[in-house]
Context: one part of a larger RNA
């Protein structure tokens, strides 16, 4: 893992709504007795019928109070009980299964600490303490030598006892073990046998270490089905409707409880009296027929007809009366507001000129004063900024009124709920960095709980909201060289970057458009050829300063077709080059400048092209118009199946139009099927039950029926009744593979 069996909202008791059915101002018994196949007897009690009051009490009233006032609660024509049932809540293990823990009583010291009693071990070698004896030495000692001796938690190494390091080994030989190596090895040593201390506790050279593989409090049975706002799981089918993730409060935040928004039901849509017509039914009468029953034709019994009556109901139509006429959505109208936007008058912020007054600072002065390229207020004047600023001020949104539309989408009481972790995406906003797949508030739409088509792939974006079938049509969104369904489309354009097909501030004789504006047949722009002087080396200043370091101006004047006291480059300074002007050749356009489209550069990332989904486009890129066509579960066509509303047969139901039928949590409604139990078919079955393994066929479906193997003894229709009543999921149990 996979098979198969087994596995979870049950059962009493109160109680609340609803449905059903007996009885009705009642209505029922409960212990218990009697019978006993289920029945009888009991009324003690309970609900209801009158409330108020704390209570005495009083009573349609009654409490409050001084009150005949006010108010409170209550009555004003009214229904209940009782039993089942189905749903909910309470109380219990209460839908199952899962603690870690607590507490009680009991077993353990054959593992292991520790401790007692009594036995047992420690090859072998090495060191050589006190004492003690000799010689030496002292006055005597001390001391010193050699001996002898044999001590020591001594040394070195075996058993033993341990386990620091490395390697195996880690579904292992082994729930700690092997291989090399190492520590102790006459001791606080090991180690045999007995015994003793027990869990709110021993023991413990201490590590929370050990107390039978178990130890921050053993084991084991018990309360005990401990509790668990946790997590998991929770079993047949179909059909209606369809949520929340919000709010206040919570030792409260992953949990309640009320309210919000879901669903059922009942009500709200019109009711009510009067008159008069008409249908139905029922029950007295009377007449008639018919049937039967009898000895019975003047009898009884039933049946139809008809005429008449009273009663109930239901419908039409005339009259009256009361009462609604809801929500949405459109128009109009008829408000209040201070938001976007303006605005500067206030509040504050601020810019630019100006103009003159006052206060501060500086200066001069013994002071009086003067005076100021210093400041700050006020004033005039431009020009601005504000969520906490307004003398203005909107769209919207909210109200109400009136018309229109609208057909229960509203409201009301009442069962039963979920839910209260909320996502992205656009608008408007704080917060943040005008940052987040951030984070908060609000409007909205999706997703959640929604499939389909586009976006290559993509909950939340864009079109569209799937009852069900169909080898029909049309269409949206987005598309239409090929991959791929459908234009290699028309028309005018742009763009050469593969821009299209990622990026900015900046930068550039890229190219379309468009607009201002100069210059030009009196000849412009470019280009070539010439000229481009003199006073003068202007002055001044410098070491020099000559057009060209620098300062200074009446930057003058002269001679010119024209030529700056000079535009650059150059010198130490001069030189030299050149420009600006100017002639000349030449023949038609040139030159600045502004606005816009589309490009270029700026532009560097990590497995491999990888910034069009790809092939590949110079259109198969972009702009603009326009036509066709593809394109979905959308429409629309045709059939069918449900809900519901209406109408019509005329009544569990059948048609006909209409509008509906994604759907999680989660309400409601119909139903299959499984076992077992009364009844029934005076049902099936050895001429084959059930059960299995196939075909066939019916139903929207669970699932039913029918035949053929098999199989060999039981087993069902119909009508109620009752559960141990559906299995794929719970690291589910138990058994097998």
């Nucleotide at each position: 893992u996979c098979c198969a069996g087994c596995g979870a909202g049950u059962u009493a008791u109160u109680u609340a709504a609803c449905g059903u059915g007996g009885c009705a101002a009642g209505c029922u018994u409960a212990a218990g007795c009697c019978a006993u196949c289920u029945g009888g007897c009991g009324g003690a009690g309970g609900c209801a019928c009158a409330g108020c009051g704390a209570a005495a009490g009083c009573g349609a009233g009654u409490c409050u109070g001084a009150a005949u006032a006010g108010g409170g609660c209550g009555a004003c024509c009214a229904a209940g009980u009782c039993a089942c049932g189905u749903u909910g809540a309470a109380u219990a293990g209460a839908c199952c299964c899962g603690a870690a823990a607590c507490c009680g009583g009991g077993u353990g010291a054959c593992c292991u600490a520790a401790c007692c009693a009594u036995g047992g071990g420690c090859a072998g070698g090495c060191u050589g303490a006190a004492g003690c004896g000799u010689a030496g030495g002292u006055a005597a000692a001390a001391c010193u030598a050699c001996g002898u001796g044999g001590a020591g938690g001594g040394c070195c190494g075996a058993a033993c006892c341990g386990u620091a390091g490395c390697g195996c080994g880690u579904u292992g030989c082994a729930a700690c073990a092997c291989g090399c190596c190492c520590g102790g090895a006459u001791g606080a040593c090991c180690u045999g046998u007995g015994g003793u201390u027990a869990g709110c506790g021993g023991u413990g050279a201490a590590a929370u270490g050990c107390c039978a593989a178990u130890c921050g409090a053993a084991c084991u049975c018990g309360g005990a089905g401990a509790u668990a706002g946790c997590u998991g799981g929770u079993u047949c089918u179909c059909c209606u409707c369809g949520a929340a993730a919000u709010a206040g409060c919570u030792u409260u935040a992953g949990g309640g409880c009320u309210a919000g928004c879901g669903u059922g039901a009942c009500g709200u849509a019109g009711c009510c009296c009067c008159a008069u017509c008409u249908c139905u039914g029922u029950g007295g009468u009377a007449u008639g027929u018919u049937u039967u029953a009898u000895a019975g034709u003047u009898u009884g019994a039933a049946a139809c007809a008809u005429a008449u009556u009273a009663c109930u109901g239901a419908g039409a139509u005339g009259g009256g009366g009361c009462a609604a006429a809801u929500a949405g959505c459109u128009g109009a109208u008829a408000g209040g507001g201070g938001u976007a936007g303006a605005g500067c008058u206030c509040u504050g912020u601020u810019u630019c000129g100006g103009a003159c007054u006052g206060g501060g600072g500086g200066g001069c002065g013994u002071a009086a004063g003067c005076u100021u390229a210093c400041u700050c207020a006020c004033c005039c004047u431009u020009g601005a900024c504000a969520a906490a600023c307004u003398a203005c001020g909107a769209a919207u949104a909210c109200u109400a009124u009136c018309a229109g539309u609208g057909g229960a989408a509203u409201c009301g009481u009442u069962g039963c709920a979920g839910u209260u972790a909320g996502a992205a995406c656009g608008g408007c906003g704080g917060g943040g960095c005008u940052a987040a797949g951030c984070u908060c508030g609000u409007c909205g739409c999706u997703c959640a709980a929604a499939a389909g088509g586009g976006a290559a792939a993509c909950a939340g974006c864009c079109c569209a909201g799937a009852u069900c079938a169909c080898c029909a049509u049309c269409u949206a969104a987005g598309g239409u060289c090929c991959c791929u369904a459908a234009a290699u489309g028309u028309a005018u354009g742009u763009u050469a970057a593969g821009u299209g097909g990622g990026a900015a501030a900046c930068g550039a004789g890229g190219u379309g458009g468009g607009g201002u504006u100069u210059c030009u047949u009196a000849a412009a722009c470019a280009a070539c050829u010439a000229g481009g002087a003199u006073g003068u080396u202007g002055g001044c200043u410098u070491a020099g300063a000559a057009g060209c370091a620098g300062c200074c101006a009446u930057u003058c004047a002269u001679u010119u077709a024209a030529a700056g006291a000079g535009u650059g480059c150059g010198u130490a300074a001069c030189a030299g080059c050149u420009c600006a002007c100017u002639a000349g050749u030449c023949a038609a356009g040139a030159g600045a400048c502004c606005c816009u489209g589309c490009g270029c550069g700026g532009a560097a990332a990590a497995u491999g092209u990888a910034a069009c989904g790809g092939g590949g486009c110079u259109a198969a890129a972009c702009a603009u118009a326009c036509u066709a066509c593809c394109g979905a579960a959308g429409a629309u066509g045709u059939g069918a199946a449900u809900g519901u509303a209406a109408u019509g047969c005329a009544u569990a139901g059948c048609a006909u139009u209409g509008c509906a039928u994604g759907g999680u949590a989660g309400a409601g409604g119909a139903g299959c099927g499984u076992u077992c139990c009364u009844c029934u078919c005076u049902g099936c079955g050895u001429u084959g039950a059930a059960g299995u393994c196939g075909g066939a066929u019916c139903g929207u479906g669970a699932g039913g029926u029918c035949u053929g193997g098999u199989g060999g003894a039981g087993c069902g229709u119909g009508a109620g009744g009752a559960a141990g009543u559906g299995a794929g999921a719970a690291u589910g149990c138990u058994g097998g593979a």
A computed fold for a 737-nucleotide part of an RNA from a bacterium, annotated as large-subunit ribosomal RNA, domain II.